[in-house]
RNA sequence: CUUGUAUAUAGGCAAACUUAUCGAAAGGUAAGGACGCAAAGCCAAGGACCUAAUACAUCUAUUUGUAAUGGCAGCCGGUUACCAAG
Repeated sequence: CUUGUAUAUAGGCAAACUUAUCGAAAGGUAAGGACGCAAAGCCAAGGACCUAAUACAUCUAUUUGUAAUGGCAGCCGGUUACCAAG
């Protein structure tokens, strides 16, 4: 530098679900809990996806639609590193 072939030594993270809490929601945080993970470390600048408080449009009204400025890194992507092999 390239690749990700392995019952990964020492270790690491923690899905669903439950409780508490924050939030309009999506979702976040803490504890419990393990489905999985070799970057399930970090990054929301780009694409995808989720939500729509608010704004705009619609409607007599209820409503309905559109749009992140809100999220998501365990979807893709970017970036740094461990181990192994070459």
RNAcentral holds the sequence, with entries from Ribocentre. c-di-GMP-I riboswitch aptamer from Sporosarcina psychrophila, 86 nucleotides, folded computationally. The coordinates come from a structure-prediction model, not an experiment, and the mean pLDDT is 81. The model forms 95% of the base pairs in the Rfam consensus. Taxonomically the source falls in Sporosarcina (Bacteria, Bacilli, Caryophanales, Caryophanaceae).